[in-house]
RNA sequence: AAAAACGUUAUCUAGGGUUCCGCGGCAGCUUGCCGGCCUGGUCCGAGAGAGAACGGCAGUCUGCGGACUGUGCCACGGAGGGACAAAAGCCCGGGAGUU
Numbered sequence: 001a002a003a004a005a006c007g008u009u010a011u012c013u014a015g016g017g018u019u020c021c022g023c024g025g026c027a028g029c030u031u032g033c034c035g036g037c038c039u040g041g042u043c044c045g046a047g048a049g050a051g052a053a054c055g056g057c058a059g060u061c062u063g064c065g066g067a068c069u070g071u072g073c074c075a076c077g078g079a080g081g082g083a084c085a086a087a088a089g090c091c092c093g094g095g096a097g098u099u
C1' cells in the first nucleotide's frame, strides 16, 4: 500500500411516512372530498440496535447417524440518488470520506 472475510433467516425495537383502517373537518351525507404540523392499527424498517433459531470454527465423546461444551471480535460516516402509496437509520452502502 492492497486484497479477502467479518454468515443466513424470521421476530421485535429505534425510526418512517400515509396505500388501507381509524380519528378530525367539510359536504351534495347508501357516500364523497380534505387533513400525517392526526396519538394510533395495517404497512416499510437498521452493516455499525436486541434477543433467538440455524449455520461456521475448536474441543471431547461416538454405536460414525450424530451428541455435548466452548467460541462467535471491531465498526466515526456525508451529500446525492432509488423503490414501494410515501418516507426513513430501507437500498446504492463495513460505499465516498475519516481515524
Stems, first nucleotide, its partner, number of pairs: 007054003011050002015044002020041002022038001023035005056071006074094001076097001080092003